[in-house]
Formats: sequence, C1' cells, structure tokens
RNA sequence: AGACGGUCGGGCGGCUGCUGGCGCGCGCAAGCGUGCUGGAGGAAAGUCCGGGCUCCAUGGAAACAGGGUGGCGGGUAAUGCCCGCCCGGCGCGAGCCGAGGGAAAGUGCCACAGAGAAGAGACCGCCACGGGAGCGAUCCCGGGGCAAGGGUGAAACGGCGGGGUAAGAGCCCACCGCGCGACCCGAGAGGGAAGCGGCACGGCAAACCCCACCCGGAGCAAGACCGAAUAGGGGGCGCACCAUGGGCUGUUUCCAGCCCGCGCCCCGGGUGUGUCGCGUGAGGCGGCGAGCAAUCGCCGUCCCAGAGGAAUAGCUGCCGAACCCGCAAGGGGGAACAGAACCCGGCUUACAGACCGUCU
Repeated sequence: AGACGGUCGGGCGGCUGCUGGCGCGCGCAAGCGUGCUGGAGGAAAGUCCGGGCUCCAUGGAAACAGGGUGGCGGGUAAUGCCCGCCCGGCGCGAGCCGAGGGAAAGUGCCACAGAGAAGAGACCGCCACGGGAGCGAUCCCGGGGCAAGGGUGAAACGGCGGGGUAAGAGCCCACCGCGCGACCCGAGAGGGAAGCGGCACGGCAAACCCCACCCGGAGCAAGACCGAAUAGGGGGCGCACCAUGGGCUGUUUCCAGCCCGCGCCCCGGGUGUGUCGCGUGAGGCGGCGAGCAAUCGCCGUCCCAGAGGAAUAGCUGCCGAACCCGCAAGGGGGAACAGAACCCGGCUUACAGACCGUCU
C1' cells in the first nucleotide's frame, strides 16, 4: 500500500415515570399500594427466498399448464442459503467475479458500419484467357477464376510457415489450435493422455424452446374461546289466515309447488370489548469430541422484551470517540444507521467510528 475474516457500535450513576412477570398487604370483586426483577437491533429495515404454526381446499397417483432452480460433493427442518472442490474470466499477488445444463433437436435474432452476419461474401484488389489502343511501359472492354492482401465490424467461416498454382485455396505437409478418444487418476464435477480425424462445429437460451429436479392456496387482521342488548336469519310448538297481491324454485311464457301474520322456546351469532394464540426456542453461553469446513453429537449452566391508539422514556452528575480552535499547554463539542408486533434460518440494503486476527 492492499486482500480476507471477526467483534463492538457510547460507559458508570442519581431522581421521576411507563410496561411484562413474580411476591406481599388491603379489598366480595374490579382493582389499589408496595418490594424484587426483565424491558429493541446488528440490521428490529426491504418483505426478496426458505421453514415452523394456523385455517381452507384435496380419495390416491400421474399428466398438462404455470412458476422456480441449474458444475460436483457435502451441511441443514428447509432454501435460490452455507461449506469444500472443479471449470472459465480478472489480478504481479493475497484474492475477487461467474443464472456455471443443452447452440451437430428445431425456430428466431445478431444494432451501427460493411459488398457480405452463417454452409456467407467480389467493395478495393490479384490472376490467366479473348478483343482493342499504344513503338513500348501500360491502359481499356468482355465473359471467367480467386477468400492471399486491404477495408468494415463486438464477431468475416482456424493461425503461422512451407509446398503448390495463372493467381489462389486444408488443395497437400509440419507445428499450434479444434473434434473424437483407448487407457490412467479422482467419490464426482473434472484432470492427464497414446492414437485417430482432417477443418467441420460463429455468438445469443436473463429469446422461444429442449432436458433434469422442486413447488396446493392464504396468512397472526391466520385461527380459537367467552359473549349482554337490539335488528335480521333458521327450526319446533300453539293460534290465526287461504289472496284479486307479493316472494322463492324450475332460463323464459303457460302451468305447477312452497311461503307470507302473532306469541313462546331453542339454535345461531355480524360489529365492538375481553381472553387465548404470545414466547422454553431448529434458544443463549461454556467445555469436550467428530469433521479441512459449513455443521453435528454429548455434558454443564442460564431464562433473556411481549405492547395492543401500541411501553422501552424524561431530567441530571461524572467520563467520553469523531470533529473544530490553538505552535503547544489547553479549550470547545457530545455519538453513525436506525425502533420489535406470531416466531425462526438466510439474503439484500443502510451505517460515524473503534478494535482484533490471518495473509499479500
């Protein structure tokens, strides 16, 4: 000067409050008083993945559609996460990055420039032949051959050298590249490689598509319980009524059936309030062991927010990083991003600064 990983992210008090739990006293109870104790984060955030839990749907299985994932092996409750490895790219290096299956199954696309963008391409150019002009060098015309050179482009249908040829060309040859690849190594992705082929196979699948694997939906305003009064609904019983009307069902007309009022009882139960869900959990810390690691096992120990118009605060004392003034002594200053709402594992994003470790 850098690379990677980890820890912390103001500290110690006083007074007064708020809220959860436990205890004590008073009270029939609601509650009141009092004591002890707990009370935001590494991201509580975005709500992007994966799960637990709850309800709904569903006879089972498969297929189709839709969505997702995509090197290999392992970890995990699970993942698109994590660990280790492989391959490719970048970096002198520590390391970093990669939606990293398939482009010889098919379809499609390849801007601009350029003659031509995929079994392509004569724009400039090279070449012999025929004709013409010229003393000649050379030039012009014609129908042809040529991908070596120039030029365009992100990309032009292998590279370079030699042979060959009228000029050229994998047309032929050597080397390199490329394809196939016996065999060897590896658990695998993959690595090495005798030999063979003889230039074919451009790029894009975060375009359609093909292959393999995974996926039911909604979410704590899930959902459960208690439940007064009133309105409405359903059922039973009793009384009354029997339509010229209204309603319901049968798509409509015709037609047919049922119902309509009052009282009592039962069921049921919107909204609102209250209670539960609701915090002992894939939990924290320490030790030992297995493993390269992620992680797992055993033992010990601890209990660590739970609100609900929504607590986690206010005032203050001492110390205090950044930063500012100053040559200095010293003085001023007073902490980034951000606030739980069912819970957990990840990812991503925000973050003043401080510290530790390994490595180049």